[in-house]
């Protein structure tokens, strides 16, 4: 010295659904979708520290019951 693990900044940012329900709104489809407000948001990068060894998923509107994702991790194709 590099990794990996974290703080804190600056930018970006995928997803943000159906029904019940007094407890996101409107409008338009129709099977869990699409547009608009508001609110939310993991992760990347990049900077400037702090550790060095363990630990285990994170993310979208009060709760429940459901349905599809995205991300970060291994591994394999092209």
């Nucleotide at each position: 010295c590099a990794g990996c693990u974290u703080g804190c900044a600056u930018g970006u940012g995928a997803c943000u659904g159906g029904c019940g329900c007094u407890g996101c709104a409107u409008g338009g489809g129709g099977a869990a979708c699409c547009a608009u407000g508001a609110g939310g948001g993991a992760g990347c990068a990049u900077g400037c520290g702090a550790g060095u060894a363990g630990c285990g998923g994170c993310c979208g509107u009060a709760c429940g019951c459901c349905u599809g994702g995205g991300c970060a991790g291994a591994g394999g194709u092209a």
The RNA shown here (ZMP/ZTP riboswitch aptamer (pfl RNA motif)) has 78 nucleotides. Its Rfam family is "ZMP/ZTP riboswitch aptamer (pfl RNA motif)". The literature on the family includes a 2015 paper in Chem Biol by Trausch et al., "Metal Ion-Mediated Nucleobase Recognition by the ZTP Riboswitch". The family has 185 seed sequences and 3,295 matches in Rfam 15.1. The coordinates come from a structure-prediction model, not an experiment, and the mean pLDDT is 77.